[in-house]
RNA sequence: UAUCCGAAAAGGCAACUGCGGUCGUAAGACGGCAGACGCAAAGUUUCGGGUCUUUUGAGAAAGACCGUCGAAACUACCGAA
Repeated sequence: UAUCCGAAAAGGCAACUGCGGUCGUAAGACGGCAGACGCAAAGUUUCGGGUCUUUUGAGAAAGACCGUCGAAACUACCGAA
């Protein structure tokens, strides 16, 4: 010093569960409290892929999620080996 890497400590995120609230036809989303499996990009964006919802006679369209997965770009805490 932080490209690779991932010890320690601090801080961060957080599936899921419980309680209660709001939004949405739905899939789902948001935020509060108490716990918590886990995460060093479980940060952001785009694309692909997957799953799901609604509408449709069908083709298809609109939408939701990805902490099942891949690619690219940009950015980021700490600093032992």
Source information
c-di-GMP-I riboswitch aptamer from a Pyrinomonadaceae bacterium, 81 nucleotides, folded computationally. The coordinates come from a structure-prediction model, not an experiment, and the mean pLDDT is 78. The organism belongs to Pyrinomonadaceae, within Bacteria. It was read from a public genome assembly, where an Rfam model found it.